[in-house]
RNA sequence: GUUCUGUUAGCUCAGUAGGUAGAGCAUUUGACUUUUAAUCAAAGGGUCGUGCGUUCGAGCCGCACACAGAACA
Numbered sequence: 001g002u003u004c005u006g007u008u009a010g011c012u013c014a015g016u017a018g019g020u021a022g023a024g025c026a027u028u029u030g031a032c033u034u035u036u037a038a039u040c041a042a043a044g045g046g047u048c049g050u051g052c053g054u055u056c057g058a059g060c061c062g063c064a065c066a067c068a069g070a071a072c073a
Base pairs, nucleotide, nucleotide: 001072002071003070004069005068006067007066010025011024012023013022019056027043028042029041030040031039049065050064051063052062053061
């Protein structure tokens, strides 16, 4: 330098024929318990890497850029 893959909640990840985003763990609160832990219930937390575009509508499609990784040179 070229090509490809990835970027979504604090962490690990899902979310495919485009229809206003979820799980597990963690955190907080409550119940239970003498207390802790465990268990059960609930809650908070994300403008989906950034910008622009296509569309009535974008996590999903297109372009550019950033970051990480891989292959080739």

Transfer RNA from a Bacilli bacterium, 73 nucleotides, folded computationally. Lineage of the source: Bacteria > Bacillati > Bacillota > Bacilli. The sequence was found in a public genome assembly. Its Rfam family is "tRNA". The family's RNA type in Rfam is transfer RNA. Gene Ontology term of the family: triplet codon-amino acid adaptor activity. Model confidence (mean pLDDT): 80 of 100.